[in-house]
Record summary:
Predicted 3D model of a 359-nucleotide part of an RNA (large-subunit ribosomal RNA, domain IV) from a Candidatus Babeliales bacterium. The coordinates come from a structure-prediction model, not an experiment, and the mean pLDDT is 85. The source organism's lineage runs through Bacteria, Bacteria candidate phyla, Candidatus Babelota, Candidatus Babeliae and Candidatus Babeliales. Rfam family: Bacterial large subunit ribosomal RNA. Gene Ontology terms of the family: structural constituent of ribosome and ribosome.

Context: one part of a larger RNA
RNA sequence: GCAUCGCUAAGGAACUCGGCAAAAUUGCUCCGUAACUUCGGGAUAAGGAGUGCCUUCCGUAGUGUAGCUCGCUUUCUGCUGAGUCAAGCAUGGUAAGGCUUCAAUAAAUAGGCCCAAGCGACUGUUUAACAAAAACACAGGGCUCUGCAAACUCGUAAGAGGAAGUAUAGGGUCUGACGCCUGCCCAGUGCUGGAAGGUUAAUGGGAAGGGUUAGUCGUAAGACGAAGCUCUGAACUGAAGCCCCAGUAAACGGCGGCCGUAACUAUAACGGUCCUAAGGUAGCGAAAUUCCUUGUCGGGUAAGUUCCGACCUGCACGAAUGGCGUAACGAGUUGGGCACUGUCUUGGCGAUAGACUCA
Repeated sequence: GCAUCGCUAAGGAACUCGGCAAAAUUGCUCCGUAACUUCGGGAUAAGGAGUGCCUUCCGUAGUGUAGCUCGCUUUCUGCUGAGUCAAGCAUGGUAAGGCUUCAAUAAAUAGGCCCAAGCGACUGUUUAACAAAAACACAGGGCUCUGCAAACUCGUAAGAGGAAGUAUAGGGUCUGACGCCUGCCCAGUGCUGGAAGGUUAAUGGGAAGGGUUAGUCGUAAGACGAAGCUCUGAACUGAAGCCCCAGUAAACGGCGGCCGUAACUAUAACGGUCCUAAGGUAGCGAAAUUCCUUGUCGGGUAAGUUCCGACCUGCACGAAUGGCGUAACGAGUUGGGCACUGUCUUGGCGAUAGACUCA
C1' cells in the first nucleotide's frame, strides 16, 4: 500500500452528480398520535415514559395438602372415595421501599423519521448474465365480429383447438382502480349498408375477314372460288369490384389566417375578410411536453440553471394514441427538513488475512 473491521477531539453534509457509504433508529409494556381519506385507512404516524435484582403489600384464576362434612367399612381404624378447601406451589398484575452500575430489551437478534411534487391506482410481471422502471399485466370501461358444422386459429387434407362452451358465451382491438368527464369534424383513408346509372373478366354469341381447293373461266400466266377443315373475330350478353349514394371517430385520423376597433396608454368583449370537412370545447399549462429560457413574479437559502406556488407569450397540451383530480401503495423519480454520523474540514490510532521482507 490492498481487503475486511473497530475507535476517534471540535464541527456536523462544509463531501458529492446525488447523504453514495456509514452512522443513527430498532424488542416489549404504557401514554399519545395531524393533514387528508374511497371512512377501511393514514398509524408502529409523529412524539414521550418505563424496562435489571431484592423485600413487602393487594387481587385473580388454576392445582391442591392438613382440617371439616358426607359415603363405604369397622375392633382400633382404613379408603389413590366424593365435596369444600387454610397452607404450599406455579403464573400474571398493581403499588411502595431498597440494592448496584457509565449503562438494566446492559451481549446478540429487531423500523430512521417528516414535509412537498411528478408518474403509475393497488398485489403482481419483465430484459437468466450491465436496465425492475413511469415499461408489461391488472380489475373496470368501450367498440367490433360471432346463431353454432359460430367467429377465429393450426393443418394440403382428414382433423383439432375454440368447447364437451352457446351472446351474462367466445374471438379481435383500444383504454386501464375510483371520482368528474370525454367537445367539434365523415372532406381524405378504412369499415358497414345501398342499388338506379357508368365502367368491367371468362363465358355465350357469331357479323365479317384470312388460309387451303373440288370446280368454273382462260391458249397460257393466272383470276374467281362452293362444301369441309382451319386461323382470326365485330355487335350483343355478362357478376363482384371500382365510380356513385348514404351511415360510421372509445375507426385511422384532423381540430386556421389576415386586418381594424373602447374617452391616457395597453388590451380587445365587438366588426370585416379569406380559406376549411371542421377550425381545439372542458380541464390543464415554461409541464416526463417550453426552443428562445436560468421566461417573469412569489416562497424556500446568506447565496437556488434544480424544487414548490402562480402567470399564459401552449416554438410544438388536450379529452379512452384518453383529459383533469385522487386516499392507499412503490428496493421507482425530484426538492426540502429533523436526527445521525470519518462523506468531509483532516487526518490519526488499532485489529485480522494475504501481499511484502527474511529463512